This is a predicted structure of a 272-nucleotide part of an RNA (large-subunit ribosomal RNA, domain VI) from Sinomonas atrocyanea. The RNAcentral record of the full RNA draws on ENA. Lineage of the source: Bacteria > Bacillati > Actinomycetes > Micrococcaceae > Sinomonas. Its Rfam family is "Bacterial large subunit ribosomal RNA".
Context: one part of a larger RNA
RNA sequence: CGCAGGAGAUCUGAGAAGGGCUGUCCUCAGUACGAGAGGACCGGGACGGACGAACCUCUGGUGUGCCAGUUGUACCGCCAGGUGCACGGCUGGUUGGCUACGUUCGGAUGGGAUAACCGCUGAAAGCAUCUAAGCGGGAAGCCCGCUUCAAGAUGAGAUCUCCACGCCCGUCAAGGGCGAGAGGCCCCCAGCAGACCACUGGGUUGAUAGGCCGGACGUGGAAACGAGGACUGAAGACUCGUGAAGCCGACCGGUACUAAUAGGCCGACAAC
Numbered sequence: 001c002g003c004a005g006g007a008g009a010u011c012u013g014a015g016a017a018g019g020g021c022u023g024u025c026c027u028c029a030g031u032a033c034g035a036g037a038g039g040a041c042c043g044g045g046a047c048g049g050a051c052g053a054a055c056c057u058c059u060g061g062u063g064u065g066c067c068a069g070u071u072g073u074a075c076c077g078c079c080a081g082g083u084g085c086a087c088g089g090c091u092g093g094u095u096g097g098c099u100a101c102g103u104u105c106g107g108a109u110g111g112g113a114u115a116a117c118c119g120c121u122g123a124a125a126g127c128a129u130c131u132a133a134g135c136g137g138g139a140a141g142c143c144c145g146c147u148u149c150a151a152g153a154u155g156a157g158a159u160c161u162c163c164a165c166g167c168c169c170g171u172c173a174a175g176g177g178c179g180a181g182a183g184g185c186c187c188c189c190a191g192c193a194g195a196c197c198a199c200u201g202g203g204u205u206g207a208u209a210g211g212c213c214g215g216a217c218g219u220g221g222a223a224a225c226g227a228g229g230a231c232u233g234a235a236g237a238c239u240c241g242u243g244a245a246g247c248c249g250a251c252c253g254g255u256a257c258u259a260a261u262a263g264g265c266c267g268a269c270a271a272c
Stems, first nucleotide, its partner, number of pairs: 001152001005163007015149004021049007033038001051106005059100004066093005071086006110144003117137004165179005183266004187203005208259003211255005218247002224242005
């Protein structure tokens, strides 16, 4: 821009894409078959490989600053307690998220038409013949079925709902302009949505994000005070108690304290 009024939803499915794999073992059964050696079809069951999808309960990984420990050095006047730098200084853990080495699931069942092939009936050709007329069976393959996209499918589909006249110019016309209006956008707060855009939620009639409060998870016992305290004259390091303490990114819930204020723009023939 189109889809002959303007919108908001929900569908249909022309068409397109994906998927389609396979092994071992058990049973049937040491049966059928076979002199024996050997050794099945059909059917039923179990466990795998590779591949693919989704997810994070478990097991792991990551986790650049969540917790703790610790070295050197500088600084905060000193002690204590901290901070900066040193690969994130190093080390041990770790929530959310993202992940595989983790978990779950998938290939199917089924229907239809067929290939090679196997048949029935059957003439031409008194026989024979699956074929000439006619009728069956028959593949991991084909069509459908399963998953995803899909009306720019210009062949532009369907259903439901919402909105829809007032003024001016023009001679009553065609036409032009303004307003109102369903609705939409801009703008803003955000998102496990995302390269941008888009999408989704929210915008004070508000829990959208931050803050704060509570909880969970994590870390692992804070500071301060008291007591003890080898070597020792004293003090400190260190240990214990107050105390499952203190701290705590993303998680869960609550709460208008902060910010989403205010505002602007677009927006329909009343045609035949």